Source information:
Transfer RNA from Candidatus Uhrbacteria bacterium RIFOXYB12_FULL_58_10, 73 nucleotides, folded computationally. Its mean pLDDT, the model's own confidence on a scale to 100, is 81.
RNA sequence: GGGCUUGUAGCUCAGUUGAUAGAUCGCUGCAUUCGCAUUACAGAGGUCAGGAAUUCGACUCUCCUCAAGUCCA
Repeated sequence: GGGCUUGUAGCUCAGUUGAUAGAUCGCUGCAUUCGCAUUACAGAGGUCAGGAAUUCGACUCUCCUCAAGUCCA
């Protein structure tokens, strides 16, 4: 330098042949307990890596950039 894959909540990951963004663990609150743990319930937490294009509408399609991994040279 070139090819391919990946980037979504604090962590690990779903999601979708374009139509309101989710789970587990973790965190907070409340109930249970003499107290803790467990359990049940509720809640907070996201510019879907960034920017443009297409579209009535983009996490999803196209282009560029950035980062990580991998292969070739």